[in-house]
RNA sequence: UGGGGUGUAGCAUAGUUGGCAAUGCGCUGGAUUGUUGAUCCAGAGAUCGGAGGUUCGAAUCCUCUCACCCCAG
Numbered sequence: 001u002g003g004g005g006u007g008u009a010g011c012a013u014a015g016u017u018g019g020c021a022a023u024g025c026g027c028u029g030g031a032u033u034g035u036u037g038a039u040c041c042a043g044a045g046a047u048c049g050g051a052g053g054u055u056c057g058a059a060u061c062c063u064c065u066c067a068c069c070c071c072a073g
């Protein structure tokens, strides 16, 4: 320098046929238990790496860009 892959909640992931962003762990509150833990119920938390574009509508399509990984030189 060129090519490819990954980036989504504190952590790990799902969602890419464009139409309400989901699950587990963790966190908060409650129930249960003499207490902790476990179990059960409820809740908060991400405008999807960043910017722009297309579209009625974008995590998803297009362009640029950033970080990390792999390959080639």
Stems, first nucleotide, its partner, number of pairs: 001072007010025004019056001027043005049065005

Predicted 3D model of a 73-nucleotide RNA (transfer RNA) from a Candidatus Stahliibacteriota bacterium. Its Rfam family is "tRNA". It is annotated as a transfer RNA. The RNAcentral record of the sequence draws on ENA.